[in-house]
Context: one part of a larger RNA
Molecule: large-subunit ribosomal RNA, domain VI
Organism: Candidatus Uhrbacteria bacterium
RNA sequence: CGUCGAAAAUUGCAGGGACCCAUCCUCAGUACGAGAGGACCGGGAUGGACGAACCUCUUGUGCACCAGUUGUUCCGCCAGGAGCAUCGCUGGGUAGCGAAGUUCGGUUCGGAUAAGCGCUGAAAGCAUCUAAGCGCGAAGCCGACCCUAAGAUUAAUUUUCAUAUGAGACCCCUAGGAGACUACUAGGUUGAUAGGCAGCAGGUGGAAGCGCGGUAACGCGUGUAGCCAAGCUGUACUAAUAGGUCCAGUU
Repeated sequence: CGUCGAAAAUUGCAGGGACCCAUCCUCAGUACGAGAGGACCGGGAUGGACGAACCUCUUGUGCACCAGUUGUUCCGCCAGGAGCAUCGCUGGGUAGCGAAGUUCGGUUCGGAUAAGCGCUGAAAGCAUCUAAGCGCGAAGCCGACCCUAAGAUUAAUUUUCAUAUGAGACCCCUAGGAGACUACUAGGUUGAUAGGCAGCAGGUGGAAGCGCGGUAACGCGUGUAGCCAAGCUGUACUAAUAGGUCCAGUU
């Protein structure tokens, strides 16, 4: 930009993905075979590589969380803290993101066939799977499974709304499950979109102050303490106010 002005829900021309392999048990030491050996078919179990999704578990990260600790400067001093030193170093760690973690997948079936195996059958009174005709037959082909998909210009279909008293969209704003920008998605007071606040989960691991014990370092009590990011639930306290723009009249 087009597809009649929109908003939703569909169909599927077509395109893409996937299709893998092994071992063991059973059938059965059966069929077969002199023996040695040793199956088809069918049923069951396990695993490898590959792929997808996810974060309950395990594990990694987690420079916005907690604790310990060294040197030094500062907050007048003590106590308690802050800055800098690779995030100063060390021990842990929420959400998110990941794999080494978890779950799942390849099945089955149909159609047409290849090599091959056949039926009927002439040319050629026989024979012959082939010349007419008919059947079986593969991890391969076409479907079936998963994804995209009407720019499929052949521009499809259905429903609802609107037609100027105008459906709908955008600007603007609050944001993230989205993200370079844009786009997308959730919202904009008829509101839980973000922040704050409250509770909870979860992390760290027992705060400061005070008391007691000890010469002191330090220990114990108050007290599952204090602090706490991205998580969950709730709550209009703050901010999404107000407003503006575009938009379809065909035969």